[in-house]
Molecule: transfer RNA
Organism: Candidatus Thorarchaeota archaeon
RNA sequence: GGGCCCGUGGCUUAGACUGGUCAUAGCACCGCUCUGAUAAGGCGGGGGUCGCCGGUUCAAAUCCGGCCGGGCCCACCA
Repeated sequence: GGGCCCGUGGCUUAGACUGGUCAUAGCACCGCUCUGAUAAGGCGGGGGUCGCCGGUUCAAAUCCGGCCGGGCCCACCA
């Protein structure tokens, strides 16, 4: 340098192929409840604007382009 894959709450993750109104779940966290107390259980709550920038569109996590970061493979140099 070339090709492919990945990047979504603190962590893991669904949703992307087929664009559609409020972005999903589990764990963790906070409050209440339960208990003599703790854990487990039950109820409720906060937290993302989808790696960044731009484009297309009435509308983008989703399509297109560039860039950044990570992984694998190939090539090049010495």